[in-house]
RNA sequence: GAUGCAAGCCAGACAGCCGCUGGUCAGUGCGUAAGGCCUGACGGGAGGAAGGUCCGGACUCCAUAGAGCGGGGUGACGGUUAACGGCCGUCCGUCGAAAGUCCGCAAGGAUAUAAGGCGAGGAAUAGGGCCACAGAGACGAGCGUAUUAAGUUACGGUGAAACGCGGUAACCUCCACCUGGUGCAAUUCCAAAUAGGCACGCGAUGAUGUUGCUCGCGGAGCGUGCGGGUAGGAAGCUUGAGCGCUGGAGCAAUCCAGCGCCUAGAGGAAUGGCUGUCAUAGCGCAGGUUCGCCUGCGCCGUAACAAAAUCCGGCCUAUCGGCUUGCUUCAACU
Numbered sequence: 001g002a003u004g005c006a007a008g009c010c011a012g013a014c015a016g017c018c019g020c021u022g023g024u025c026a027g028u029g030c031g032u033a034a035g036g037c038c039u040g041a042c043g044g045g046a047g048g049a050a051g052g053u054c055c056g057g058a059c060u061c062c063a064u065a066g067a068g069c070g071g072g073g074u075g076a077c078g079g080u081u082a083a084c085g086g087c088c089g090u091c092c093g094u095c096g097a098a099a100g101u102c103c104g105c106a107a108g109g110a111u112a113u114a115a116g117g118c119g120a121g122g123a124a125u126a127g128g129g130c131c132a133c134a135g136a137g138a139c140g141a142g143c144g145u146a147u148u149a150a151g152u153u154a155c156g157g158u159g160a161a162a163c164g165c166g167g168u169a170a171c172c173u174c175c176a177c178c179u180g181g182u183g184c185a186a187u188u189c190c191a192a193a194u195a196g197g198c199a200c201g202c203g204a205u206g207a208u209g210u211u212g213c214u215c216g217c218g219g220a221g222c223g224u225g226c227g228g229g230u231a232g233g234a235a236g237c238u239u240g241a242g243c244g245c246u247g248g249a250g251c252a253a254u255c256c257a258g259c260g261c262c263u264a265g266a267g268g269a270a271u272g273g274c275u276g277u278c279a280u281a282g283c284g285c286a287g288g289u290u291c292g293c294c295u296g297c298g299c300c301g302u303a304a305c306a307a308a309a310u311c312c313g314g315c316c317u318a319u320c321g322g323c324u325u326g327c328u329u330c331a332a333c334u
Base pairs, nucleotide, nucleotide: 001330002329004327005326006325007324008323009322010321012278013277014276015275016274017273018272020045021044023042024041025040026039027038029037030036047305051316052315054314055313056312057311058310059183061181062180071179072178073177074176075175076090077089078088079087080086091121092119093118094117095116100111101110102109103108122174123173127172128171129168130167131166139164143156144155145154146153187235188234189233190232197226198225199224200223201222202221209217210216242261243260244259245258246257247256248255249254279302282299283298284297285296286295287294288293
């Protein structure tokens, strides 16, 4: 330098102005049954997948989730973990080359592999089912030819498999192991008005209402207390299997120690908008060029996939553009 792979990272930057959301503080501002609201200042405010909801857990209630049956799942060996169907290592199988080797005049062909990729990789002598096309016959023995005392022995175009101890479990099944249900709309607490419920008291000898009171009118409920539910509010709710750096153990996944950090918490759901400067991508023009691209000027105006909703570990899927590192093989030079 070429070549084929693998892994990791970033996801526009800065400044100004105006908002939204929740936090702290302040106010001789306002208000509720309670929670609160308003104004001001200060600092916080989406992702690598926040997504799909496909696995595994934390947590919650149902009996501290136990036994039987049924259902579901997993499946080489070992490790890792809170757990897993994830991840790591090894084995086996399979794929994998511009280069190598072999064949060839050439075009080209063949070949085993490298780094690396992929694998639903237990059992076919427990049993059932199935085996396309071709073939006389496809699972259980028959059939044809030859042969023999005798299905006694040998062979049989086709086909992956043929006269057998065949194949298939990604068909049922068997074996081993795992597995209770429910998902934050879980669950818990506080708690109006109105209506209904229960208890007590009053009430046709007229309660209550109408009114400030009396009269009049009207005519069956009214008052107090308790309890359940609803609206509403609060908790769950973000300090956690957390993140960063350094050191150590281990091939690795991963684990241990020390130091440092706090990084959204809404709830019909905030995380936005405008302006300027610069960098990236894209487009145009001009010049240069070793034809790979480079330089200058101008335009455009942020540019992919997409956005938390109890939290965490994975998997899968989507993704403009860019950066870094490692490995394989080959070539040249030192």

Annotation: A computed fold for a 334-nucleotide RNA from Duganella sp. CF402, annotated as Bacterial RNase P class A. RNAcentral records the identical sequence in 2 taxa. The prediction has a mean pLDDT of 78. Rfam family: Bacterial RNase P class A. By type it is a ribozyme. Taxonomically the source falls in Duganella (Bacteria, Pseudomonadati, Betaproteobacteria, Oxalobacteraceae).